[in-house]
RNA sequence: CAACGAUAAAGGCAAAUCUGGCGAAAGCCAGAGACGCAAAGCUAUAGGGCCUUCCUUAGAAAUAAGAUGGCAGCCAGUUACCGAA
Numbered sequence: 001c002a003a004c005g006a007u008a009a010a011g012g013c014a015a016a017u018c019u020g021g022c023g024a025a026a027g028c029c030a031g032a033g034a035c036g037c038a039a040a041g042c043u044a045u046a047g048g049g050c051c052u053u054c055c056u057u058a059g060a061a062a063u064a065a066g067a068u069g070g071c072a073g074c075c076a077g078u079u080a081c082c083g084a085a
Stems, first nucleotide, its partner, number of pairs: 004083002012037002017032006035073001041078003047075002049071003055066004
């Protein structure tokens, strides 16, 4: 330096759910709460994927299509603490 990941040390994050708030929705924020996580840190106008449709387009309607809205705890990219085997 790269890879790897202990029932190691130190520290960290926080799913579902509940309460309050924001939002058309997806979802987000705060508090409570821990299912889990060795990147569950960061990146979503320049990767893939997924969710949503106020609005737009098509339609007689039902509905369909589309992010400019979201998701990093899906993959990916990138940076980083510790050091047994």
About this RNA
The RNA shown here (c-di-GMP-I riboswitch aptamer) has 85 nucleotides. It matches the Rfam family "c-di-GMP-I riboswitch aptamer". Rfam describes the family as follows. GEMM was predicted in a large-scale screen for bacterial structured RNA regulatory elements. It was read from a public genome assembly, where an Rfam model found it. Model confidence (mean pLDDT): 88 of 100.